[in-house]
RNA sequence: GGGCGCGUAGUUCAGUGGUAGAACGCCUUGCUGAUAACAAGGAGGCCGAUGGUUCGAUUCUAUCCGCGCCCA
Numbered sequence: 001g002g003g004c005g006c007g008u009a010g011u012u013c014a015g016u017g018g019u020a021g022a023a024c025g026c027c028u029u030g031c032u033g034a035u036a037a038c039a040a041g042g043a044g045g046c047c048g049a050u051g052g053u054u055c056g057a058u059u060c061u062a063u064c065c066g067c068g069c070c071c072a
Base pairs, nucleotide, nucleotide: 001071002070003069004068005067006066007065010024011023012022013021018055026042027041028040029039030038048064049063050062051061052060
């Protein structure tokens, strides 16, 4: 330098156009002599950034940023 993939909650991931979910973690309560486990409830992300398309974008698209892989 060329090609490809990925970027969503603290972590690991899902979500392929209609105002974002799971598991684990965290907080509260119940249970226990107490802890763990278990049960119930809750907080936490406007989806890497900026534009474009669209009535509507995490999703399609352009550029940029970051990470990774392959080729040279």